Description: Model confidence (mean pLDDT): 77 of 100. Two RNAs folded together computationally: RNase P RNA and transfer RNA, 403 nucleotides in total. Rfam match: Bacterial RNase P class A. It is annotated as a ribozyme.
RNA sequence: GGAGCUGGCCAGGCAGCCGCUGCACCGCAAGGUGUGGAGGAAAGUCCGGGCUCCACAGAGCGGGAUGCGGGGUAACUCCCCGGCGUGGCGACACGACGAACAGGGCCACAGAGACGAGUCGCACCCUGAAAGGGGUGCGGGUGAAACGCGGCAACCUCCAUCCGGAGCAACACCAAAUAGGCAAGCGUGGCCCGCGAGGGCCGGAGGCCGGCUCGGCCAAGCUUGCGGGUAGGUGGCUAGAGCCGUGGGGCGACUCACGGCCCAGAGGAAUGGCUGCCGGAGGGGUCCGCCCCUCGCACAGAACCCGGCUUACAGGCCGGCUCCCCCU
RNA sequence: UCCCUGGUAGCUCAAUGGUAGAGCAACCGGCUGUUAACCGGUAGGUUGCAGGUUCGAGACCUGCCCAGGGAGCCA
Numbered sequence: 001g002g003a004g005c006u007g008g009c010c011a012g013g014c015a016g017c018c019g020c021u022g023c024a025c026c027g028c029a030a031g032g033u034g035u036g037g038a039g040g041a042a043a044g045u046c047c048g049g050g051c052u053c054c055a056c057a058g059a060g061c062g063g064g065a066u067g068c069g070g071g072g073u074a075a076c077u078c079c080c081c082g083g084c085g086u087g088g089c090g091a092c093a094c095g096a097c098g099a100a101c102a103g104g105g106c107c108a109c110a111g112a113g114a115c116g117a118g119u120c121g122c123a124c125c126c127u128g129a130a131a132g133g134g135g136u137g138c139g140g141g142u143g144a145a146a147c148g149c150g151g152c153a154a155c156c157u158c159c160a161u162c163c164g165g166a167g168c169a170a171c172a173c174c175a176a177a178u179a180g181g182c183a184a185g186c187g188u189g190g191c192c193c194g195c196g197a198g199g200g201c202c203g204g205a206g207g208c209c210g211g212c213u214c215g216g217c218c219a220a221g222c223u224u225g226c227g228g229g230u231a232g233g234u235g236g237c238u239a240g241a242g243c244c245g246u247g248g249g250g251c252g253a254c255u256c257a258c259g260g261c262c263c264a265g266a267g268g269a270a271u272g273g274c275u276g277c278c279g280g281a282g283g284g285g286u287c288c289g290c291c292c293c294u295c296g297c298a299c300a301g302a303a304c305c306c307g308g309c310u311u312a313c314a315g316g317c318c319g320g321c322u323c324c325c326c327c328u
Numbered sequence: 329u330c331c332c333u334g335g336u337a338g339c340u341c342a343a344u345g346g347u348a349g350a351g352c353a354a355c356c357g358g359c360u361g362u363u364a365a366c367c368g369g370u371a372g373g374u375u376g377c378a379g380g381u382u383c384g385a386g387a388c389c390u391g392c393c394c395a396g397g398g399a400g401c402c403a
Base pairs, nucleotide, nucleotide: 001324002323003322004321005320006319007318008317009316010315012278013277014276015275016274017273018272020037021036022035023034024033025032026031039299043310044309046308047307048306049305050304051167052166053165054164058214059213060212061211063163064162065161066160067159068082069081070080071079072078083097084095085094086093087092098158099157103156104155105152106151107150115148120139121138122137123136124135125134126133127132171235172234173233174232181226182225183224184223185222186221189202190201191200192199193198206218207217208216209215228402229401242261243260244259245258246257247256248255249254279297280295281294282293283292284291285290329399330398331397332396333395334394335393338352339351340350341349346383354370355369356368357367358366376392377391378390379389380388
């Protein structure tokens, strides 16, 4: 100098004016002042958790997920360390990486033969008068795989481990509205005692237990469909597995202690618009000093909250490492 | 927010993991005075995209993209 690998970070900056919105304060009110106001992915909704409601003695069946060893974590299909395999000269990257002597299934074409059996060639042995038959071993060829306990479990399955269901339109409260309608299905059972309220026994239908069963519970209704109504307000709602710094432990993921900080909460949905300077990108001119024009300028916009994964992404910054060439 | 289905020729659809096809449409030829119908033939495919499993993928698995549909409150 060239070509690469890898970890992390930023996501135009400053100022002025006009708006929108949460909170606090002032004000009788209108309003004013101060302060906060999108992201690394807010996205896809693919995993895991918190939270809320329903369910929950327990067991079984079914279903789903994961799958080398160890660790991290609230948890994970995530992350870290190590092993093995594949690719690469290498830095490094990727890996659904348990079991095919439990069982079932599949293995097209080619090939004699695809796991049942069988025999293309040669050698040897047995048998036979011979042709031939049987056995053992080796070889050629086909093929992904050739007799070897064949290959396939991202086919069923087995083994091990884990998993109750739903989702903030959860859920709670307030307010409003209606044809509080129609249809279908299954029920409202039987016997005995009692004057009666009721009680007992038998029967087992229906509904619920949010996959099902055993099992449990329930009342005279329950379920489903059609039709109808309202689509308003408040809470949940943002202080959290939170962020920053220092120190300790650990190879690392991560964790512990101390100190400091408060950092969006809208709800048909705020976070915007205009202007100037600097920066950037594109184009043109040039006396190489610079000048002019254009572009608001990557992907993209929170909706209960976190940890991950995946996908999209202009340009730029900081570190570590590998290979090749050249010079000293 | 949750759930389901689908994507194959221009259109509508097939295809037990084993050469991607059918009907209609298109094009060429024939028949006819001409057209339609009919007869014969031809072309047309990144199986939405990218990876993976497998000897082999339209199918199986994973991740994206696109299209369509359903559910929720009161009673």